[in-house]
Context: one part of a larger RNA
RNA sequence: UGCACAUGGUGGAUGCCUAGGCGAUAAAAGGCGAUGAAGGACGUUGUAGCUUGCGAUAAGCUUCGGAGAGGUAGCAAACAACCUAUGACCCGGAGAUUUCCGAAUGGGAAAACCCAACCUGCUUGCAGGUUAUCUGCACCUGAAUACAUAGGGUGUAGAGGCAAACCCGGGGAACUGAAACAUCUAAGUACCCGGAGGAAAAGAAAUCAACCGAGAUUCCCAAAGUAGUGGCGAGCGAAAUGGGAUUAGCCCUUAAGCAUUUUAAAAGUUAAUAGAACACUCUGGAAAGUGUGGCCAUAGUUGGUGAUAGCCCAGUAUAUGAAAACUUUUUUUAUGUGAAAACGAGUAGGGCGGGACACGUGAAAUCCUGUCUGAACAUGGGGGGACCAUCCUCCAAGGCUAAAUACUCUUUAUCGACCGAUAGUGAACCAGUACCGUGAGGGAAAGGCGAAAAGAACCCCGGAGAGGGGAGUGAAAUAGAACCUGAAACCGUGUGCAU
Numbered sequence: 001u002g003c004a005c006a007u008g009g010u011g012g013a014u015g016c017c018u019a020g021g022c023g024a025u026a027a028a029a030g031g032c033g034a035u036g037a038a039g040g041a042c043g044u045u046g047u048a049g050c051u052u053g054c055g056a057u058a059a060g061c062u063u064c065g066g067a068g069a070g071g072u073a074g075c076a077a078a079c080a081a082c083c084u085a086u087g088a089c090c091c092g093g094a095g096a097u098u099u100c101c102g103a104a105u106g107g108g109a110a111a112a113c114c115c116a117a118c119c120u121g122c123u124u125g126c127a128g129g130u131u132a133u134c135u136g137c138a139c140c141u142g143a144a145u146a147c148a149u150a151g152g153g154u155g156u157a158g159a160g161g162c163a164a165a166c167c168c169g170g171g172g173a174a175c176u177g178a179a180a181c182a183u184c185u186a187a188g189u190a191c192c193c194g195g196a197g198g199a200a201a202a203g204a205a206a207u208c209a210a211c212c213g214a215g216a217u218u219c220c221c222a223a224a225g226u227a228g229u230g231g232c233g234a235g236c237g238a239a240a241u242g243g244g245a246u247u248a249g250c251c252c253u254u255a256a257g258c259a260u261u262u263u264a265a266a267a268g269u270u271a272a273u274a275g276a277a278c279a280c281u282c283u284g285g286a287a288a289g290u291g292u293g294g295c296c297a298u299a300g301u302u303g304g305u306g307a308u309a310g311c312c313c314a315g316u317a318u319a320u321g322a323a324a325a326c327u328u329u330u331u332u333u334a335u336g337u338g339a340a341a342a343c344g345a346g347u348a349g350g351g352c353g354g355g356a357c358a359c360g361u362g363a364a365a366u367c368c369u370g371u372c373u374g375a376a377c378a379u380g381g382g383g384g385g386a387c388c389a390u391c392c393u394c395c396a397a398g399g400c401u402a403a404a405u406a407c408u409c410u411u412u413a414u415c416g417a418c419c420g421a422u423a424g425u426g427a428a429c430c431a432g433u434a435c436c437g438u439g440a441g442g443g444a445a446a447g448g449c450g451a452a453a454a455g456a457a458c459c460c461c462g463g464a465g466a467g468g469g470g471a472g473u474g475a476a477a478u479a480g481a482a483c484c485u486g487a488a489a490c491c492g493u494g495u496g497c498a499u
Stems, first nucleotide, its partner, number of pairs: 001498009015484001016448002020419002022416007029408002031162002039101003042055003046079002049075003061095006070083003106115003116131007133159009166197001167195005177184001181231001207214002218245005228236002249400003252344001257337004264330007272320003278293003282289001294311002296300001302314003349373008359385001380395005435442002455483001458470004
């Protein structure tokens, strides 16, 4: 040095587990905010720090209910001092307090800071309050400029900001595809802006249809990848009609209604309460396992307990329950009100230029309109895919309208041929943290002793070490905190053989 066997170190794979995720179902809720939000800063407990809670009344105050013996939050023990059957702690309803920043709103500012004015009160330097802007309404004033108007002011009401998706509107790409590329596509997508609601939008035919008829809108299935459209390329792509979901109609000489308030009833939500039935034996550290014999079940869902428990515990089925607040439905009482106006004229239609329609200007109807024009008045007008006639059908240029539909930041309950720590959220753990970046932004790693800390008293070596050896605990310590299992790479030790 190699090989074999044995035995270790290192390392953290694998197995098992789950505290966290992911997806879904059924309901609920669908907003919060000048009565100061979302989000923060700083404080706050007897004891440093972080998290949670709270706000100078500061892990809390008051009150009303529930509940019934221990409490003074967690990491996290300990000590101290207290509270509690005159009901603490805990759970739920309502209320009080709620520093400073933040729309931030008295002015300013480098967020959590600085500096005011006025009114009221008194303890005379403090306390409380008001003082932003815009808009509507009412009123008072009031220039150039006579009347006026602009402007100024006061009062009153509202708005402002935040929030995951869904919705409507105003703007609106490129990569890409066309095997290049320009029309086209991607796509009216991404993105930006405005606005609203729990849904929004649409909506009661100047609609379709086809000579038969239907009868607002929305959504789904089919029609159908059809008819079409298209450098007739890539592609794009209907409708009638049929079947379903859901159904609701109305108004403009004062109404369909809507909102608020009041009364009563019912149901529900926000704490809860009662809630059946098992013993012995064996193995074992431990019984829920084995064996024997029972019991309950409108309860054999689930979780825990020293191994696998219907009958040990928490629960579950079922039944019951609210002082207070809220929600929904119905009922009752009263009040208030919007927006349009009076049946739709600078409209319909036309020319030019665009856009939307599945439809790229095409034979291109229909809809919208930047610009120029411009009717009729129910004896009338629009449409039926150029256009004309006949026929059929409807009545534009005013308005409202639930449901069926879309979504889930969030709450409750339940479930999974979903994951199981390189997986599942980026995050099972004090994670949008540490760290990186001037910044926008990027963004980790990191779970497991044991049933119970019983977490190793005491002794020895050692530096009053690190680490180890005894002793002790424990079923186990090769379960010793660098802690379940403990693979491989890699590194040793012992023995044998070979060189």
The prediction has a mean pLDDT of 85. This is a predicted structure of a 499-nucleotide part of an RNA (large-subunit ribosomal RNA, domain I) from a Gammaproteobacteria bacterium.